This is a predicted structure of a 1490-nucleotide RNA (small-subunit ribosomal RNA) from an uncultured delta proteobacterium.
RNA sequence: AGAGUUUGAUCCUGGCUCAGAACGAACGCUGGCGGCGUGCUUAACACAUGCAAGUCGAACGAGAAAGCACCUUCGGGUGUGAGUAGAGUGGCGCACGGGUGAGUAAUGGAUAGGAACGUACCUCUGAGAGGGGAAUAACCACGGGAAACUGUGGCUAAUACCGCAUACGGUCGCAAGACUAAAGGUGGCCUCUCCUUGGAAGCUACCGCUUAGAGAUCGGCCUAUCUCCCAUUAGCUUGUUGGCAGGGUAAAAGCCUACCAAGGCGACGAUGGGUAGCUGGUCUGAGAGGAUGAUCAGCCACACUGGAACUGAGACACGGUCCAGACUCCUACGGGAGGCAGCAGUGGGGAAUCUUGCACAAUGGGCGAAAGCCUGAUGCAGCAACGCCGCGUGAGUGAAGAAGGCCCUUGGGUCGUAAAGCUCUUUCGGCUAGGAAGAAGGGUGCUCUUGUGAAUAGUGAGAGUGCUGGACGGUACUAGAAGAAGAAGCACCGGCUAAUUUCGUGCCAGCAGCCGCGGUAAUACGAAAGGUGCAAGCGUUGUUCGGAAUGAUUGGGCGUAAAGCGCACGUAGGCGGAUUUUUAAGUCGAUUGUGAAAGCCCCGGGCUCAACCUGGGAAUUGCAGUCGAAACCGAAAGUCUUGAAUGCCUGAGGGUUGGUGGAAUUCCAGGUGUAGGAGUGAAAUCCGUAGAUAUCUGGAGAACAUCGGAGGCGAAGGCGCCAACUGGCAGUGCAUUGACGCUGAGUGCGAAGCGUGGGGAGCAACAGGAUUAGAUACCCUGGUAGUCACGCCGUAACGAUGGUUACUAGGUGUUUGGAAGUUAACCUCCUGAGUACUACAGCUAACGCGUUAAGUAACCCGCCUGGGGAGUACGGUCGCAAGGCUAAAACUCAAAGGAAUUGACGGGGGCCCGCACAAGCGGUGGAGUAUGUGGUUUAAUUCGAAGCAACGCGCAGAACCUUACCUACCCUUAACAUCCCGGGGCGCAUGCAGAGAUGUAUGUUUCUCUUCGGAGACUCGGUGAUAGGUGCUGCAUGGCUGUCGUCAGCUCGUGUCGUAAGAUGUUCGGUUAAGUCCGGUAACGAGCGCAACCCUUAUCCUUAGUUACCAGCAUUAAGUUGGGGACUCUGGGGAGACUGCCGGUGUUAAACCGGAGGAAGGCGGGGAUGACGUCAAGUCCUCAUGGCCCUUACGGGUAGGGCUACACACGUACUACAAUGGCAGAAACAAACAGUUGCGAAGCCGCGAGGUGAAGCCAAUCUGUAAAACACUGUCUCAGUCCGGAUUGAAGUCUGCAACUCGACUUCAUGAAGCUGGAAUCGCUAGUAAUCGCUGAUCAGCAAGCAGCGGUGAAUACGUUCCCGGGCCUUGUACACACCGCCCGUCACACCACGAAAGUGGUCAUAACCAGAAGUGCGUGAGCGAACUUCGGACGCAAGCGUACCAAGGUUGUGGUCGCGAUUGGGGUGGAAGUCGUAACAAGGUAACC
Repeated sequence: AGAGUUUGAUCCUGGCUCAGAACGAACGCUGGCGGCGUGCUUAACACAUGCAAGUCGAACGAGAAAGCACCUUCGGGUGUGAGUAGAGUGGCGCACGGGUGAGUAAUGGAUAGGAACGUACCUCUGAGAGGGGAAUAACCACGGGAAACUGUGGCUAAUACCGCAUACGGUCGCAAGACUAAAGGUGGCCUCUCCUUGGAAGCUACCGCUUAGAGAUCGGCCUAUCUCCCAUUAGCUUGUUGGCAGGGUAAAAGCCUACCAAGGCGACGAUGGGUAGCUGGUCUGAGAGGAUGAUCAGCCACACUGGAACUGAGACACGGUCCAGACUCCUACGGGAGGCAGCAGUGGGGAAUCUUGCACAAUGGGCGAAAGCCUGAUGCAGCAACGCCGCGUGAGUGAAGAAGGCCCUUGGGUCGUAAAGCUCUUUCGGCUAGGAAGAAGGGUGCUCUUGUGAAUAGUGAGAGUGCUGGACGGUACUAGAAGAAGAAGCACCGGCUAAUUUCGUGCCAGCAGCCGCGGUAAUACGAAAGGUGCAAGCGUUGUUCGGAAUGAUUGGGCGUAAAGCGCACGUAGGCGGAUUUUUAAGUCGAUUGUGAAAGCCCCGGGCUCAACCUGGGAAUUGCAGUCGAAACCGAAAGUCUUGAAUGCCUGAGGGUUGGUGGAAUUCCAGGUGUAGGAGUGAAAUCCGUAGAUAUCUGGAGAACAUCGGAGGCGAAGGCGCCAACUGGCAGUGCAUUGACGCUGAGUGCGAAGCGUGGGGAGCAACAGGAUUAGAUACCCUGGUAGUCACGCCGUAACGAUGGUUACUAGGUGUUUGGAAGUUAACCUCCUGAGUACUACAGCUAACGCGUUAAGUAACCCGCCUGGGGAGUACGGUCGCAAGGCUAAAACUCAAAGGAAUUGACGGGGGCCCGCACAAGCGGUGGAGUAUGUGGUUUAAUUCGAAGCAACGCGCAGAACCUUACCUACCCUUAACAUCCCGGGGCGCAUGCAGAGAUGUAUGUUUCUCUUCGGAGACUCGGUGAUAGGUGCUGCAUGGCUGUCGUCAGCUCGUGUCGUAAGAUGUUCGGUUAAGUCCGGUAACGAGCGCAACCCUUAUCCUUAGUUACCAGCAUUAAGUUGGGGACUCUGGGGAGACUGCCGGUGUUAAACCGGAGGAAGGCGGGGAUGACGUCAAGUCCUCAUGGCCCUUACGGGUAGGGCUACACACGUACUACAAUGGCAGAAACAAACAGUUGCGAAGCCGCGAGGUGAAGCCAAUCUGUAAAACACUGUCUCAGUCCGGAUUGAAGUCUGCAACUCGACUUCAUGAAGCUGGAAUCGCUAGUAAUCGCUGAUCAGCAAGCAGCGGUGAAUACGUUCCCGGGCCUUGUACACACCGCCCGUCACACCACGAAAGUGGUCAUAACCAGAAGUGCGUGAGCGAACUUCGGACGCAAGCGUACCAAGGUUGUGGUCGCGAUUGGGGUGGAAGUCGUAACAAGGUAACC
């Protein structure tokens, strides 16, 4: 510090997710040791048991028992125990310490201040402490009660209580004056006085007591600032705000009461609701911030719930009291007792949090003079990897790279120096032994010094010394012996993110933080091996911060991504021109106080280190006080004119009201006139003989053509005939005011719409007609509201761009002003205000903006924070309604989106091509047959091919074989390959069984080489490695092939442009069959394609003439032979054609058009040749091949059957339907190809297929070989025929082991359908279509198929509008699996959350009323009383009752909130395949949207 994820790719916006750190954690797996910390976050739920606050005999009275000892009359007594235990009076403490966080949003906390207060114990100072009195508990006696507890009588003490005296001081009072206190205890002594043993008074020391003042400490009160969320909480308040009087408190105060006034708080957020203890700090972060408030420390609040006071210095009191309530317990039913949010512990709740431990040794606290006692504070120990820190689980050597595991291309690699082995060490743990510091002080004994004192006493202080005392704990630590001995796991390994292979599984099981893996080759599931990371831990889950600049002060945005209010005026607020003086609130500087300690940070120190502990410093960015500065901002006072405004003059247009005019449309009335009109893609509804349309006249309503223009005006909505009235704007010059300014919660205006009234020519709704599968639409015919006035509404409102001000290159047009030049006009130039285009810098994600900014700055306002849910629900408010404004959440997704790019697509556009259409010729579709396919059938009808691009296709040829299929019978190392072992010749012949394979029997046979051991080929048998598979996967593959398409395209290098994807080149203007060529050009070149090179054909030349040829010569039946080398022809080699020449057009180009010459002319004709790629196209059944599967079978062999089936459907062909013909006769002319297992002549036989025969030929020699159509002659004469030939019968031929299933052909006989073919559809542009025959491959035989060959030989093309396919450019796009795309809504199913809802339940708040415990105040007061008394009383206590306030409780109502709720509403999600349509994206087929 970033990364992943939207896309085919890109940039941006934007969310989601991850990597980090942390935790009082929990869960899973695992677990050696120690140190230091931490440990109910939930039920402030309920609690058994024990302990957590006592102490003082030096305040006081009283005072046991057991035991022991002695005595005893055995009843007991005495002593001791012991002035002990236990209790009581009294004092101090119990208000601290400890716990918890329920409540509390301020009666709280933090920081800084303040004045009207209290303060026990402590310190200091002043003054005192005299003299009396009366009770009471304990105790005793007698009662009540189950108990808790309690009554009556009697005795007694005090530092308990009460008078009197005194009063420095205090309180009250103007003063005089009045009022107000106390307590003693303990130790010691005899100097002074009295008695004199020794005491008393006294003295002395200490502890206490009273009063007053001061201090310290602690506490109470007040003020300012800060202190969470909601405005879908906007108004709140009657003791409320203030005053006066009184009361009250320790103290200010409406703190309380009466009276008076009507105030007080609030948009700088009152009131209400929700949540919450606050802080130092803690976690995170670069910081600013954000989150948090466990442990430690400060403050607050609470103590079962609610209320209340008492005592006291202090409480309205955790382990006190009273009352009410809930709960629990005891009970004799009459009554009582209790409060763990103290420490342990229990139950419960929960994902979850410890021992009913030891000790007061230390620190601290209470009491005490002290010893000491008490102390679950505290110090320690126990449990828990809960956290942090440290240590260990060994070290060195060791290659035969062991065994074993895993992988493997079978070579090996890896675990791996790892192990074993050898040599060492011993931390920690276990064992043995030793063994601290923490202890200082206090007490006490002795010695000494010193203060006080009359004192050698006592006592205080100090020094030395002996003794005393450790929970932890025999712990830390140290030493010793032994021995590698006792000690490693967890997660991960697709990317992010370090680390990979095999097997299993097969969209299953499962994984997953995000993206996403899994459908038979999973680095993503599970396991294993290996690896990576961390390590006594490792992962997961949860939470917080970070990353997130994703709420942006630091540090974001708003044209199109989310986001500018529809527009203006304007209050508060915010901001504000020039200049002078003053002030000092802001601001700045210095200084002082404070900002607790701990923590963080720095420097040291102590535990072996560290964690941890500890000393010092820094910091604590804050607040407050004092002093100073005066630039800026504020405030006060003054001045100025440039911002702003006003007046006069000129100009164009806006608003309101009223009115007129003409053209057109429709309607109404009338005239003329006759049969149609209107409307559409085409029609129909409709109008019209009751007179339409047309035409003429009059009337009504609404709107104002031309001018008129991306022109003008207005703030926007909006405004187009004319006139009147009128707001604003702009300009020139002069004058005036003197910052009066800018922006702005609210107010006003604001198309359409609504209400009432009016009006009505054209147009929602609605009706009808069409269209359609449907058509609640588009089209047509009709047609109401509305459009006007007044009132309401307040939305759409776009430049998708808030307002104001300033600055920053230009150019051009236009509207409307002004000035100058010039003589007027025109024109030129300058200068304002608008408006529009283009463009630099700059900005922007890009598109684009660009002086009219989206540039550079300032100020103010509004708004945004992922998509959906949703601008919705609820609430509030406005409205007549429609609805508007304000405005969520649950839930759900990992995207949604912007701009641009490349493609693809479009019922977008432009250009161009093709037998694509058109123009023609001939077919298919109808018939019969052949053949292939589907379907059906079957034991099997083997398998594949499926739009074009499957279907006479694989198959260039299924009777057996082929053959893969079926049935039956056989074989199991196998029919075939290699290796090993044993036997043997192999083989041949014959017999038997069998359908055969095969089995069996007999006979015969005796291989080659040799180093003599054996080896080799062949064959039989055996063993296991293996063979074999036309079994699966063409979606694991190679190779081959089809197709777009012989279409003209597809790319690269360098450069340039762009943030990038990409673009440019390849686009543009011409041209071509062509990305063919030329020109232009930020491109210049190049490659694969095109073309050419190749073959063939058309002409000529040359060469060579055999088997070909024959002009002339000779010869023959015959190029038969001689001969010839001219011709034809054949085989070589050349020439020829290149837009080369001429004319025109064209850019002086490329090229095109025409012409000449030429056998051939613009690629001469034909072929071969198929770019980058597309279709997961086809083929695992040609072959090859990964993986999977079968192995006495899915392999191999044999026989027979099947692939040839047959209600049917389709494709491709053949033959026809006839006279352009059939038949018969006679007679011409080819090319190419094949032939020795072959072609097979002549001759003879047969009607014929064919038979016989054998010549010739390995072929320019012989044979197949007859070419046929054509031409000629004859016949048939339009008919199911002398057309057509299917089908069938009979007889044959040939091939073959064999023609039954199932061949071809021949002859005779038979003679079906069919008379030119519906919708639809195919081929072909010239030697082509059409037509005619010939040959070949395959092949024993079988051709209507296929591949070739030649013969005869047309018609038509105006043209590119349309159909189909293709190319280039451009445009739109929500498509990219790319239109066979994408995608919307209802309905149906399942699930989820939410809203409404008759009602119903809880809770909170509040109002009124009732009620009124305890308590306090007030009143009254039965009664009672020891202290004083002049005996009269004074004074005090006091139950009860009344009264005021008041908790619980009750009644009625209101409001908020939370739950449940029949039913209902929309929303979301889901599933791989539901239903109906096709709304959107292309002109989405009616442009879309608001």
The prediction has a mean pLDDT of 82.